A computed fold for a 1514-nucleotide RNA from a metagenome, annotated as small-subunit ribosomal RNA. The prediction has a mean pLDDT of 85. RNAcentral holds the sequence, with entries from SILVA.
[in-house]
């Protein structure tokens, strides 16, 4: 720090996803041990049981029992003495407001963070100050007593006291009225100080006799501690009030009646509408009031470089709340968790009349839940509470237990050890790896075990001795210190140290396609399954499972789930916004932001610096303590942040005073479809009347509907009436946009350009609002010529609710009103300033010229093209920026669901504005490449069309193929490129099928191995054979070991035409013998990639020449190889014969000129001419020549395409059969046959059929062969065997053709199928199933529909002969010669190709992609009569506890009074406030709903084709 996924590649946007840390965590699998921590996040649900606040006898009065022991008494019993002033409970103080829990509730001065109180309170503590004299009347407990189940409660009666309640005193405090000083920001604050008023007190212990009195120890009193009263003051701890700071929603925009404020009261510890009665009508709020939701908030904590973001367990501050809701009591303080009343839900308990309760204290149960612990010890330490003290309490707290829940830390051993052991897995069968890993040998001893030893945490206090000091009358007491000793351990016999054991007790988990570190075998076979994302399994799966081997952490290791990191993916640091999502249709303009020059004040902002806090813990630095290290102590730094004082004035901001450049005003010229309304004008359409006319007109791709003989169209004349305004017209002009075009007039906005002069910043930009806004549309009146949704009706079409016709109604115009939207678009917000130019054009001014208009410079404003630099993913954009910059508005944050729902708001409506989720998807998308494709372009080829000759498609037969059919009809070939194809030749053999009958190391190969000898053959028997089985015959070499050869027995293994041609080699088809297909370098682009291969000519050709950021090159074209066409030279047989002999006959002498053979050579290269081209390539045209512009043919197949064919040629990897899926034999089958193709053959006949004469070839073949002559046969053929291992002989008579004869247009003297009979021949064997011969027989068929093929010259056509395959079979096949035409203007059209170019949403590449509707399953979500709940405020009813007022005729110690009776107070009742409760109508959320709505997902339904190309109507 990045990665991985859209594409065929790229480059960018952009989403999703992963590596990383981190949790109070849970699951899953495993678990050895210590330390430190840390632990009910859900049900603030419910809770059984214990415990968790007490304490003081030095504040007081009273006061047991058991138990022991005496006594009395006969004994029940009684008494005394102890127990004990003890236990207990009550009065009284103090404490219970702390400590502890919990986060429900609160969006708040709750909190944090800074100030302020002159508007306050603080017990217990500290200090200062004065003070405590004298009385007084109760009430508990307690005795009696009486109701009650119980909780409790009443009556009479008795006492204490630091309980209570009056006098006295007033240092002082507080009030009221004065006076006097200083003093503040304001209301006011502080002292001092005159007078009157109110106002205090409790005693307890313990010492002692120095004064007094009794008397010898006490009181009074001294004294000292501890209480107690009054003031001050401090500390502390709390209350209030302010600045700033704190989530979400505007689909919550208005809210507010004690509400703002004020006077007066009233309360409070205090200000204050906190309350109350008057009086005003105010406060709040777009800088988000109010409502809703949601939340304790903070030090911190987790991440992150950092700014952030998320977060608030544990520890710490603060806050809130203690079953739910109100409420006061008491107190220094509580609206009180383990207090009180009341109401409510729930629970116990009950005698039914009432009564108890409150675990969100420690433990602990039960629920819910994926989920969190022991009903432990202990006050040793810390630290509360009480007490003078001891010392009580204390689930705060200390520890210990459980839980791998987290963090650190140890250990499960160390070292040697190669026959690299055996065993596993893999294997090319050589080997490799598990692996120094085991074994073995030598060590250690950390943990465990098991014995000994054994801590620090302790120091106070008190208690004893010793000692100074204080106070004191005091050697007494008593406090404040010192020394010395004693006394306290829950953990805990813990840690920690020794010693003995003895490798002994101690690893596992995920993961291994890619991101990501680590590979192979079997399993399976789109199943089982994986999966975080891309994805992976359809038979060779590094991706599922399992085995072996690796990686990776390790007592843990993986999953989840949740924060943040990557994410710059909300972007302050740090994004965008022409086309990716994104600029608001436009303008006016409120708030609000932002502003030109100069000077001077000010110091808000901004910068220095000091001072103050920023709690402590965490965190960073560094020291040190536990063995280390988490853990803990110490010290420092630092805390970007408040708030206060000084100072600084550059910019900002306030404020004063100027300026003139920004802006605007005047003046004086110009252009314009700018806007509004009146009137007005000519062209055409169209009806209307009326002349001429006569049969059609209109429309169309071609009809048609329609309109015409009732007179149309056409044409002329008058006429009415709408609506738009031709040519000028122009990337001309005008407006802020939408928009604006005849002409004249009025009325009116804006704009530009010249010169001065004036104001003097008056500016920009805009939330919200206000207007204006094409078109469609609505509403109300008019109007209505063309055009023209709806409609009609002809066409088209499979349909055609469409394109196309023929008609036609809203509508379109005009008014008045509405809607308020468009791809309102430069898809590009306003405004200002800068930053090369060039050339156009509208509109101005200037200069120069000119008699004048022009030109020509220069300038201003607009409007357009190119273009630098820059900017941009490109693509483009470029002073009209999308360049650099400033301001201010607006908007985006994956796609889809959706601009939908629901809710508001506008509208008559139609709709508009605002504007989500749920669930889905890993893409969606911009630009650009390369490529294919297009009913897109241009250019160019091909028997591709045409133009021609002859054919297939009909018949028959043959053949090959689908289909049926069989027991099997073996397989394979499937558009072009499969069907006379593999098969150049299935009666058995072939042969792979099928049926029967055998065989099992095997018909074949190798190697060991047991046996033995040949084997082979011949004969016999069974039997279809094949095999048995019997006779007959029967080896070679040798160094004598043995080897060769055969047969056998066993074992390895053969053997498969079995499976996959989608595992593969090889070979083969295609495109196509089409011109095309790459590299290196260089040089352009981010990049894929382009350039080179494009262009301009030119060719069959990327041929070949110019050009040109390309220069080369390389596989392809060409060429070189064969054959054919001419000549030459060589050669002479078997071949030929012109000359000379010669024969029947090149037969034969003879020759090798000629033909032929067959070997080297020659010629053709656009060489030469002449036109044309650009002096080029080439083209045309001519010359010579046999041959002319690759002379005709072959062979020759470039990078690729099609998962094209072939496992059945061979070869091969898997994978299967292995007494058969492998060998042998006999028979049958591939040869079927309702049918449908494909490709030939014959044929339909006179250019022919037939007979019968007479010619001419080429190229092959022949010893297992071809086979002459001759005879036989009508033939096929046969008999027989010259001759040839061939330019010799043989096959072999070529045939059309040519001369004659006969048929004469007919199903025939065309045609030969079928069929019947008799033959030949091959061959073991022609039945199934062969080919010929001969006699007979004589079908379809009269040129063949829709379609479709093949050829451009010795071709097509036609003829006929060879060969290969092969015993035999040829209408296929592959060659061969004969004979031998016709046409080709041309490239518009079909097909196929080749090149540039253009489009694209295709890239499996148009046989592509890809849209709706319907069915069909699943999900989510809206709508719905309604059902049911929660939750909010408000109105009204009732209204309990209580405070408060009010009354108090009943009651009533302390005070006053002589008494009566007062003062005071209490009960009662009565009011005001009010919680629960109840009525009634509601708002707001969330749920359920019969149905109904569209969505959104699902390999292979259905109908159509709408978009992508000109998607065929852009």
């Nucleotide at each position: 720090a990045g990665a991985g996924u859209u594409u065929g590649a790229u480059c960018c946007u952009g989403g999703c996803u992963c590596a990383g840390a981190a949790c109070g965590a849970a699951c899953g699998c495993u678990g050895g041990c210590g330390g430190c921590g840390u632990g009910g996040a859900u049900u603030a649900g419910g809770c059984a049981u214990g415990c968790a606040a007490g304490u003081c006898g030095a504040a007081c009065g009273c006061g047991a029992a058991a138990g022991g022991g005496g006594g009395a008494g006969c004994a029940a019993u009684c008494c005394c003495c102890u127990g004990a002033g003890u236990a207990g409970a009550g009065u009284g103080g103090c404490g219970a407001a702390c400590g502890g829990g919990u986060g429900a509730g609160u969006a708040a001065c709750a909190c944090g963070u800074g100030a302020g109180c002159a508007a306050c309170c603080u017990g217990c503590c500290u200090c200062u100050a004065a003070g405590a004299g004298g009385g007084g009347g109760a009430c508990a407990a307690c005795a009696c007593u009486c109701c009650u189940a119980a909780c409790g409660g009443g009556g009479u009666g008795c006492u204490a006291a630091u309980a209570c309640c009056g006098c006295a005193u007033g240092a002082g405090a507080c009030c009221a009225c004065g006076g006097c000083u200083c003093u503040g920001c304001a209301u006011g604050g502080a002292g001092c100080u005159g007078c009157g008023g109110u106002c205090a007190a409790a005693g307890g212990u313990g010492g002692c006799c120095u004064c007094u009195g009794u008397u010898u120890a006490c009181a009074a009193g001294c004294u000292a501690c501890c209480g107690c009263u009054u003031a001050g003051a401090g500390a502390u701890g709390g209350g209030c009030u302010c600045g700033c700071g704190u989530c979400u929603g505007a689909u919550u925009a208005g809210u507010u009646a004690g509400u703002u404020g004020g006077c007066g009261g009233g309360g409070u510890a205090a200000c204050g509408g906190c309350c109350c009665a008057c009086c005003a009508a105010g406060g709040c709020g777009a800088c988000g009031a109010u409502c809703a939701g949601u939340a304790g908030c903070u030090g911190g904590u987790c991440u992150g470089a950092g700014a952030g973001g998320a977060u608030g367990g544990u520890c710490a501050g603060c806050c809130a709340c203690a079953c739910u809701g109100g409420g006061a009591c008491u107190g220094a303080g509580a609206u009180a968790c383990g207090g009180c009343c009341c109401a409510g839900a729930c629970u116990c308990c009950u005698a039914c009349g009432g009564g108890a309760g409150g675990c969100a204290g420690c433990a602990g149960u039960c629920g819910a839940g994926a989920g969190g612990c022991u009903u432990u010890g202990u006050c040793a330490a810390u630290g509360g509470g009480g007490g003078a003290a001891a010392c009580c309490c204390u689930g705060a707290a200390c520890a210990a237990g459980c839980g791998a829940c987290g963090c650190c830390g140890c250990g499960u051993g160390a070292g040697g050890g190669a026959u690299g052991a055996a065993g596993g897995c893999c294997u090319u069968u050589g080997g490799g790896u598990u692996g120094u890993a085991u074994a073995c040998c030598u060590c250690u001893g950390u943990u465990g075990c098991a014995c000994g030893g054994g801590a620090a945490g302790a120091a106070c206090c008190g208690c004893c001795g010793g000692u100074g000091g204080g106070u004191g009358a005091a050697u007494a007491a008593u406090c404040c210190g010192c020394c010395g000793g004693c006394c306290u351990g829950a953990c805990g016999g813990u840690a920690c140290c020794g010693u003995g054991u003895g490798a002994g007790g101690a690893a596992g988990c995920u993961c291994c396609g890619g991101c990501u570190a680590a590979c192979u075998c079997c399993g399976u076979g789109c199943c089982a399954g994986c999966a975080g994302c891309c994805g992976c399994g359809g038979u060779a799966a590094a991706a599922c499972g399992g085995g072996g081997g690796g990686a990776g952490c390790a007592a843990g290791c993986g999953u989840u789930g949740u924060u943040c990191g990557g994410a710059a993916u909300c972007a302050c640091u740090g994004g965008g916004c022409g086309u990716a999502a994104a600029g608001g249709g436009c303008g006016c303009g409120u708030a609000g932001g932002c502003g030109g020059u100069u000077c001077g004040g000010u110091a808000a902002g901004u910068g220095a610096g000091a001072u103050g806090u920023g709690a402590a813990a965490g965190a960073c630095u560094u020291c040190g303590g536990c063995u280390c290290a988490c853990c803990c102590g110490g010290a420092g730094a630092g805390a970007u942040g408040c708030a206060u004082c000084u100072c600084a004035u550059a910019c900002u901001g306030c404020u004063g005073a100027g300026c003139u450049g920004g802006a605007g005003u005047a003046c004086a010229g110009g252009a314009g479809a700018g806007g509004a309304a009146a009137c007005g004008a000519g062209a055409a359409u169209u009806c209307c009347a009326g002349g001429u006319g006569u049969a059609g007109c209109g429309g169309u791709g071609a009809a048609a509907u329609g309109c015409g003989u009732a007179g149309a169209u056409a044409u002329c004349u008058g006429g009415a009436g709408g609506a738009a305004u031709a040519c000028c017209g122009g990337u001309g002009g005008c407006g802020a946009a939408g928009g604006c075009g005849c002409g004249u007039u009025u009325c009116u906005g804006g704009c530009c350009u010249g010169u001065u002069a004036c104001u003097g910043a008056c500016g920009c930009u805009g939330a919200u609002g206000c207007g204006c806004g094409a078109u469609a549309g609505c509403c109300g009146g008019g109007g209505g010529a063309g055009c023209a949704a709806a409609c009609g009706g002809g066409a088209u079409u499979a349909g055609a609710u469409a394109c196309c016709c023929c008609g036609g109604u809203a509508g379109u115009c005009c008014u008045g009103g509405c809607c308020g939207u468009a791809a309102a678009c430069g898809g590009u917000g306003a405004a200002c300033a800068c930053u090369a130019g060039g050339u156009g054009u509208g509109g101005g001014g200037a200069g120069u010229a000119u008699c004048g208009a022009c030109c020509c410079u220069c300038u201003c404003c607009g409007u357009g093209c190119c273009g630098c630099a820059g900017c941009u993913a490109a693509c483009g954009c470029a002073u009209u920026a999308a360049g650099u910059g400033u301001u201010c508005c607006g908007c985006c944050u994956g796609g889809g669901g959706a601009g939908u729902a629901c809710g508001g708001u506008c509208g008559c409506a139609a709709g508009g504005c605002u504007g989500a989720a749920a669930c889905u998807c890993a893409a969606a998308g911009g630009a650009a490449u390369u490529g294919a494709c297009g009913g897109g372009g241009g250019c160019c080829c091909g028997c591709a069309c045409a133009a021609g000759c002859g054919g297939u498609g009909g018949a028959g037969c043959a053949u090959g193929u689908g289909g049926u059919u069989c027991a099997a009809u073996u397989c394979g070939a499937c558009g072009c490129a499969a069907c006379g194809c593999g098969a150049a030749g299935a009666a058995c053999c072939u042969u792979a099928c099928c049926c029967a009958g055998a065989c099992u190391u095997g018909a074949c190969a190798u190697g060991c191995u047991u046996a033995g000898g040949a084997c082979a053959g011949g004969u016999g028997u069974g039997g279809a054979a094949a095999c048995a089985c019997a006779c007959c015959c029967u080896c070679u070499c040798u160094u004598c070991g043995g080897a060769g050869c055969c047969u056998u027995u066993g074992c390895a293994c053969a053997g498969g035409u079995g499976c996959u041609g989608c595992a593969u080699g090889g070979c083969u088809g295609u495109c196509g013998u089409c011109a095309g297909c790459u590299c290196g370098u260089g040089u352009c682009g981010u990049g894929a990639g382009a350039u080179g291969u494009u262009g301009g000519g030119u060719u069959a050709a990327g041929u070949c020449c110019c050009g040109c950021a390309a220069c080369g090159a390389g596989c392809g074209c060409a060429a070189c190889c064969c054959u054919u066409g001419u000549c030459c030279u060589u050669a002479g047989u078997u071949g030929c014969u012109a000359c000379c002999a010669u024969u029947c006959a090149g037969u034969u002498g003879a020759g090798c000129a000629c033909u032929a053979u067959a070997a080297g050579g020659a010629g053709a290269c656009u060489g030469c001419c002449g036109g044309u081209g650009g002096u080029a390539a080439a083209c045309c045209g001519g010359a010579g020549g046999a041959a002319g512009g690759u002379g005709g043919g072959g062979a020759u197949g470039a990078c690729g395409u099609c998962a094209a064919g072939u496992c059945c040629u061979c070869a091969u990897g898997g994978c299967c059969c292995u007494u058969a899926c492998g060998u042998c034999u006999g028979g049958g089958g591939c040869u079927a046959c309702a049918c449908a193709c494909g490709u030939g053959c014959u044929a339909c006949a006179a250019u022919g059929g037939u007979c019968g004469g007479u010619a001419c070839a080429a190229a092959g073949g022949g010893u297992u062969g071809c086979a002459a002559g001759a005879c036989c046969g009508c033939g096929a053929g046969g008999u027989g065997g010259a001759g040839c291992u061939a330019a010799u002989c043989c096959c072999a008579u070529a045939a059309a053709a040519c001369c004659g004869g006969c048929c004469u247009c007919a199903g025939u003297u065309c045609g030969g199928a079928u069929c019947g009979g008799a033959g030949u021949c091959u061959g073991c064997a022609a039945c199934u199933c062969g080919a010929c011969u001969c006699c007979g027989u004589g079908a379809a068929g009269u040129c063949g529909g829709a379609a479709u093929c093949g050829c451009u010259a010795g071709u097509a056509a036609u003829c006929g002969c060879c060969a290969a395959u092969c015993a035999g079979c040829a209408g296929g096949u592959g060659g061969c010669g004969g004979u031998g035409a016709a046409u080709a203007c041309g490239u518009u059209c079909c097909c196929g190709g080749g090149c540039c170019u253009u489009g694209u949403a295709c890239a499996c590449a148009c046989c592509g992609c890809c849209c709706g509707u319907c069915a069909a399953g699943c999900c989510a979500c809206g709508a719905a009569a309604g059902c049911a709940a929660g939750u909010c405020a408000g109105a009204c009813c009732c209204g309990a506890a209580g405070u408060c007022g009010g009354u108090g005729a009943g009651c009533u110690a302390a005070c006053c009074g002589c008494a009566a009776g007062g003062a005071a107070g209490c009960a009662g009742c009565c009011g005001c406030c009010u919680a629960a409760g109840g009525u009634a109508a509601g708002g707001c959320u969330a749920g359920c709903g019969a149905u109904u709505g569209g969505g959104g997902c699902u390999a292979a339904g259905u109908c159509g084709u709408a978009a992508c190309a000109a998607g065929g109507u852009a």